RNA sequence: ACCCACACUGUUGGAGAGUGAUGCAGGCCCUCGGGCCAUGCAUCCACCGAAGGGGCAACCCGCAGACGCGGUCUGCGGCGAAUCUCUCAGGUCCAAGGACAACAGGGUUCCU
Numbered sequence: 001a002c003c004c005a006c007a008c009u010g011u012u013g014g015a016g017a018g019u020g021a022u023g024c025a026g027g028c029c030c031u032c033g034g035g036c037c038a039u040g041c042a043u044c045c046a047c048c049g050a051a052g053g054g055g056c057a058a059c060c061c062g063c064a065g066a067c068g069c070g071g072u073c074u075g076c077g078g079c080g081a082a083u084c085u086c087u088c089a090g091g092u093c094c095a096a097g098g099a100c101a102a103c104a105g106g107g108u109u110c111c112u
Base pairs, nucleotide, nucleotide: 005108006107008105009104010103011102012101013100018045020044021043022042023041024040025039026037027036028035029034046092047091048090052088053086054085055084060078061077062076063075064074065073066072067071
């Protein structure tokens, strides 16, 4: 110094699941009895998993015990991943958001 990695920014793509029920408000219509509304809030039920968050397998490590003892096995503990799993949070028309991917921009540190 470069590449990779990492985080940030921009652009593009990006799934799933109720247009649920009830109540209060708001708006509109009206024959003034009422009716309608994917508008807001609250509650309830049903569902989704790809913001975030929680959980763990092998490997490895430690302790103890046994054995055929340079190791193997068993038990306990530690470390330990995800697009797995949980569904706390979030979400279930559109919009917004969205893990992740590609391209680009500048930036940072370690090793070589």
A computed fold for a 112-nucleotide RNA from Candidatus Kuenenia stuttgartensis, annotated as Glycine riboswitch aptamer. It matches the Rfam family "Glycine riboswitch aptamer". About the family: This family represents the bacterial glycine riboswitch. The model forms 90% of the base pairs in the Rfam consensus. The organism belongs to Candidatus Kuenenia, within Bacteria.